A computed fold for a 120-nucleotide RNA from Paenalicyclobacillus macrosporangiidus, annotated as SAM riboswitch aptamer (S box leader).
């Protein structure tokens, strides 16, 4: 930066530097000097690793060897996260209901976007 993949209604500080901005984007609507981003501390979660248990699907001569899938521990590793559902929205389809070639309210799928593994 590009592809596969899993997840995104839980949960997290009355702290210290800091000093105007931030919620990707679009329209909204919203935090912010009672102090925005950022940094350091503090914390939440359990994606990767770690540990133990089943299972029996693949490899293997075989082995609880190695692969996977499932359940659980534990938080010292590698990430990540700490308003508001990923703040709502955007593109399509169903259904309702209007002052009806759209309008606003449900639902489902995509798309976007975001992290985690892995692959180029």
């Nucleotide at each position: 930066c590009u592809c596969u993949u899993a997840u995104c209604c839980a949960g997290a500080g009355u702290g210290g530097c800091g000093g105007a901005g931030g919620g990707a984007c679009u329209g909204g609507c919203c935090c912010g000097a009672u102090g925005a981003a950022g940094c350091c501390c503090g914390g939440c979660a359990a994606c990767c690793a770690u540990c133990g248990g089943c299972g029996a699907a693949g490899c293997g001569a075989a082995a609880g060897g190695c692969u996977c899938g499932c359940c659980g521990a534990a938080g010292a590793g590698g990430u990540g996260c700490c308003a508001a559902u990923u703040c709502c929205u955007g593109c399509a389809g169903c259904c309702c209901g209007c002052g009806g070639u759209g309008c606003g309210g449900g639902c489902u799928g995509a798309g976007a976007g975001a992290u985690g593994a892995g692959a180029g």
The prediction has a mean pLDDT of 82. Lineage of the source: Bacteria > Bacillota > Caryophanales > Alicyclobacillaceae > Paenalicyclobacillus. The RNAcentral record of the sequence draws on Rfam and Ribocentre. Rfam family: SAM riboswitch aptamer (S box leader). Rfam links the family to the GO term regulation of gene expression.